[in-house]
Background
A computed fold for a 71-nucleotide RNA from a Planctomycetota bacterium, annotated as transfer RNA. The sequence is in RNAcentral, with records from ENA. The coordinates come from a structure-prediction model, not an experiment, and the mean pLDDT is 82. It matches the Rfam family "tRNA". Rfam classes the family as a transfer RNA.
RNA sequence: GGCCCGUUCGUCUAUCGGUAGGACGACAGCCCCUCAAGCUGUAAAGGCGGGUUCGAUUCCCGCACGGGUCA
Numbered sequence: 001g002g003c004c005c006g007u008u009c010g011u012c013u014a015u016c017g018g019u020a021g022g023a024c025g026a027c028a029g030c031c032c033c034u035c036a037a038g039c040u041g042u043a044a045a046g047g048c049g050g051g052u053u054c055g056a057u058u059c060c061c062g063c064a065c066g067g068g069u070c071a
Stems, first nucleotide, its partner, number of pairs: 001070007010024004018054001026042005047063005
C1' cells in the first nucleotide's frame, strides 16, 4: 500500500429501515437489629462527516480508530 471485518450505556452483549433491549455495575427505595443477599424502581449508549429515505444503529460514500489477511 491492496482487500476483508469491526466500532451501540461505565463494562459485556442484542437489535437486518419505524419507541435502541438485556446482563453486570452505579444510584434510590423496600426488606433486615446492622451488613450482605433478595425484591422494586431510576439514570445511562449508536466513532466523525456526508448521501439515500417520510423515517437510518441498520443501506451507500469518505474519514478516524482497532483487528485479520496479502504483498